[in-house]
RNA sequence: UCAGGCUACUGGCUAGUCGCGUCCAUCUAUGGUGGACGAGGAAAGUCCGGGCGACAUAGGGAGUGACAGUUGUUAACGACAACCGAGAGUAAUCUUAGGGAAAGUGCCACAGAAACGAUACUACCCAAUUUAUUGGGAAAAGGUGAAACGAGUGGGGUAAAAGCCCACAUUUCUGUGCGGUGACGUACAGAAAUGGUAAACCCUGUCUGUCGCAAGGAUGUUAUGCUUCAAUAGGUACCCGCCGAAGCAUAGCUACAAGAUCCGCUUGAUUCUAUGAGCAAUUAUAGAGCUAGAUAGAUGACUGGCUAAAACAGAACCCGGCUUAUGGGUAGCCUGAUACA
RNA sequence: GCACCCGUAGCUCAGCUGGAUAGAGCGUUGGCUUGCGGAGCCAAAGGUCGUGCGUUCGAAUCGCGCCGGGUGUACCA
Numbered sequence: 001u002c003a004g005g006c007u008a009c010u011g012g013c014u015a016g017u018c019g020c021g022u023c024c025a026u027c028u029a030u031g032g033u034g035g036a037c038g039a040g041g042a043a044a045g046u047c048c049g050g051g052c053g054a055c056a057u058a059g060g061g062a063g064u065g066a067c068a069g070u071u072g073u074u075a076a077c078g079a080c081a082a083c084c085g086a087g088a089g090u091a092a093u094c095u096u097a098g099g100g101a102a103a104g105u106g107c108c109a110c111a112g113a114a115a116c117g118a119u120a121c122u123a124c125c126c127a128a129u130u131u132a133u134u135g136g137g138a139a140a141a142g143g144u145g146a147a148a149c150g151a152g153u154g155g156g157g158u159a160a161a162a163g164c165c166c167a168c169a170u171u172u173c174u175g176u177g178c179g180g181u182g183a184c185g186u187a188c189a190g191a192a193a194u195g196g197u198a199a200a201c202c203c204u205g206u207c208u209g210u211c212g213c214a215a216g217g218a219u220g221u222u223a224u225g226c227u228u229c230a231a232u233a234g235g236u237a238c239c240c241g242c243c244g245a246a247g248c249a250u251a252g253c254u255a256c257a258a259g260a261u262c263c264g265c266u267u268g269a270u271u272c273u274a275u276g277a278g279c280a281a282u283u284a285u286a287g288a289g290c291u292a293g294a295u296a297g298a299u300g301a302c303u304g305g306c307u308a309a310a311a312c313a314g315a316a317c318c319c320g321g322c323u324u325a326u327g328g329g330u331a332g333c334c335u336g337a338u339a340c341a
Numbered sequence: 342g343c344a345c346c347c348g349u350a351g352c353u354c355a356g357c358u359g360g361a362u363a364g365a366g367c368g369u370u371g372g373c374u375u376g377c378g379g380a381g382c383c384a385a386a387g388g389u390c391g392u393g394c395g396u397u398c399g400a401a402u403c404g405c406g407c408c409g410g411g412u413g414u415a416c417c418a
Stems, first nucleotide, its partner, number of pairs: 001337010012306007020038008040312001044323002047321005052212004059240003065207004069083005084098001085096004099203002104201002106197003116150001121142002124137005152168005170193010216263004220253010234243002254418001270289008342414007351367004360398001369385005391407005
């Protein structure tokens, strides 16, 4: 210099004028004045997980759904970190839905003799005879196919052949030793070689109650009477279990309208800084900080300056992740090739 | 907020229990027919099955992530 890999940050600033929302203070109070604060890294998609709330502060069974190497992190997870195995790359590095196919079932088009049940087109060997076929043997060679009965090479063996037998190598499983918390790696010994597909049904293991802030609660309570079921109704599609439950009428007082008002609503698994633990995800301790809370829904517009101001986009109960969108700029680390010193 | 559906030719749809050439009708284009046009007959063009990645020998079809469009649903002292 060229090519490539990984990661972090920023997400306009500033001055003035006008305007909007919430809170506080104040006044001559359906309003005015002053002050403080006022969107994001994704607020998005709603794909996972949790908090919170109601119903037994959620119990047993069955089912449904999700997940699937190991160890760890976490409130929890299908997320994340590190590692193992497999694959891609010269490398940095990247990808990985990665349990089970000797529990069972299904499927494997076309081609091919045959697609897992068994069988045999050409070729090989034996026998018979009509010399061109028939019967038998074998499954090594050819051919088809993504895949061929499922262990390669060499030797023995045979009528011809074949793990039929032997040696060496391959793979898988089991056992033992060593290393590792573990997945696993490695060495030795023994046994066996069972086609693929589980993002086909299924089996094994783990987790999983239902509904979501339009949850849920308050602003209404008393008295009397009645009805239904009690093997009922509802909470929760099914069974058990648990709780007795549902509805109507009349009268009194309250309240005065309702597509209403208030609570839930923002101090929280919170943010920042320092130190410590850990390879890391993460976490412990100390100190400091408070940073939207609307309900037709505020956060905007203009002008000057900063060379230019231009990306994706806007809270609606809250939080952790994942995924997707994103102009420009800044910083760091690593790999390969070439050149020079 | 919650629950769910659909994207295949210009338009409307089929195929979606994987099998290789993705079909049908209407429309379009060309030809025949007609004095001309319509109708009719014959033929052709037109599709990376919304998009990306994966599973598989093989994907419109199965799985996952996105993009676009659409539907349903609430309480009343």
Record summary:
This is a predicted complex of two RNAs, RNase P RNA and transfer RNA, with 418 nucleotides together. Rfam match: Bacterial RNase P class A. Rfam describes the family as follows. Ribonuclease P (RNase P) is a ubiquitous endoribonuclease, found in archaea, bacteria and eukarya as well as chloroplasts and mitochondria. Rfam classes the family as a ribozyme. The coordinates come from a structure-prediction model, not an experiment, and the mean pLDDT is 75.